[in-house]
c-di-GMP-I-GGC riboswitch aptamer from Candidatus Rokuibacteriota, 81 nucleotides, folded computationally.
The prediction has a mean pLDDT of 86.
It matches the Rfam family "c-di-GMP-I-GGC riboswitch aptamer". Rfam links the family to the GO term cyclic-di-GMP binding.
RNAcentral holds the sequence, with entries from Ribocentre.
């Protein structure tokens, strides 16, 4: 330090259901099949999604998602190599 187990102890929470904020995409709080070794933090860049606007399908603003990828950055635990 790489890697990452039919290991410990914990730890997160998609679908969906309650509530509430938001025009919305989603955001929170409860609960909670899939699932995550970063499914811990951050929109830096690509992607995908709402709005508005627009020179009409191309773009342009402006939010959103980190459980969509890269990329930053902290970090638990240690078999086997």
């Nucleotide at each position: 330090c790489c890697c990452g187990a039919u290991a410990a102890g914990g730890g997160c929470a998609c679908a969906c259901c309650c509530g509430u904020c938001g025009c919305g995409a989603g955001g929170c709080g409860g609960g909670g099949c899939c699932g995550c070794a970063a499914a811990g933090c951050c929109a830096c860049g690509g992607g995908u999604c709402a709005g508005a606007c627009c020179u009409u399908u191309c773009g342009u603003c402006u939010g959103a998602u980190a459980g969509c990828c890269g990329g930053g950055u902290u970090g638990c635990c240690g078999a086997a190599g």